The RNA shown here (c-di-GMP-I-GGC riboswitch aptamer) has 76 nucleotides and comes from a Bacillota bacterium.
Rfam family: c-di-GMP-I-GGC riboswitch aptamer. Gene Ontology term of the family: cyclic-di-GMP binding. The family has 40 seed sequences and 1,298 matches in Rfam 15.1.
It was read from a public genome assembly, where an Rfam model found it.
RNA sequence: AACGAUAAUGGCAAACCCUUGGAAACAAGGGGGCGCAAAGCUAAAGGGCCUGUUAAAUGGCAGCCGGCUACCGAAA
Numbered sequence: 001a002a003c004g005a006u007a008a009u010g011g012c013a014a015a016c017c018c019u020u021g022g023a024a025a026c027a028a029g030g031g032g033g034c035g036c037a038a039a040g041c042u043a044a045a046g047g048g049c050c051u052g053u054u055a056a057a058u059g060g061c062a063g064c065c066g067g068c069u070a071c072c073g074a075a076a
Stems, first nucleotide, its partner, number of pairs: 003073002011036002016031006034063001040068003046065002048061003
């Protein structure tokens, strides 16, 4: 560098419910826990998806791929 255990230490938190914001997508907080070895960061100069529209603009999604960075160390 690459790889990823029924390892260790820890971490994050889907659906759903409550409150708030938003036209919506969705977001924030609380509960919850399906899952995650990057489910950390990146949406303003990669792609994609969603909202919206006649078409756009606008807005959103990083738990779709990509990019960047990082803890641990069995096997191969």
The coordinates come from a structure-prediction model, not an experiment, and the mean pLDDT is 87.